Source information: This is a predicted structure of a 71-nucleotide RNA (transfer RNA) from Rickettsiales endosymbiont of Peranema trichophorum. It matches the Rfam family "tRNA". RNAcentral holds the sequence, with entries from Rfam. Model confidence (mean pLDDT): 81 of 100.

RNA sequence: GCCGCUAUAGUUAAGGGGCAUAACAGUUGAUUCGUAAUCAUCAAUCCCAAGUUCGAUUCUUGGUAGCGGCA
Numbered sequence: 001g002c003c004g005c006u007a008u009a010g011u012u013a014a015g016g017g018g019c020a021u022a023a024c025a026g027u028u029g030a031u032u033c034g035u036a037a038u039c040a041u042c043a044a045u046c047c048c049a050a051g052u053u054c055g056a057u058u059c060u061u062g063g064u065a066g067c068g069g070c071a
């Protein structure tokens, strides 16, 4: 320098044009003499920009970061 893969909640992941989902972690409450465990509840997320589209987390292009391959 070229090519490919990945980027979603605090963490690990699912989803792949019309409401973004789960587990753990966190909030609040119940239970307990109290703690843990358990149950209920709530909050929190689509790497950035442009394009296509009525509508983009999803499709296209470019960029950024990480990983890998070739030279």
Stems, first nucleotide, its partner, number of pairs: 001070007010024004018054001026042001028040003047063005